Predicted 3D model of a 74-nucleotide RNA (transfer RNA) from Flavobacterium sp. The sequence is in RNAcentral, with records from ENA and MGnify.
[in-house]
């Protein structure tokens, strides 16, 4: 240089084929059981979804470019 696959909560990742309220495990925080730890249950907190620009009424989703990693090729 070409092609190609990855990015979403602190941390593992699901939701993208089909555009419509941004989840789930863990983690943290508070509460209850326990004499106290541990562990269990219940609440709740935490992401403008790498970055911009573009169509849409509407974008995690489509399109463009870009930026970071990993894989092929040359």
């Nucleotide at each position: 240089c070409g092609g190609g696959a990855u990015g979403u909560a602190g941390c593992u990742c699901a939701g993208u084929c089909u555009g419509g309220u941004a989840g789930a495990g863990u983690a943290c925080u508070u509460g209850a059981a326990u004499g106290g730890g541990g562990u269990u249950c219940a609440a709740g907190u935490g992401g403008u979804c790498g970055a911009a620009a573009g169509u849409u009424c509407g974008a995690a989703u489509c399109u463009u470019u870009u930026c970071a990693u990993c894989c092929c090729g040359a």

The same sequence occurs in records of 5 taxa.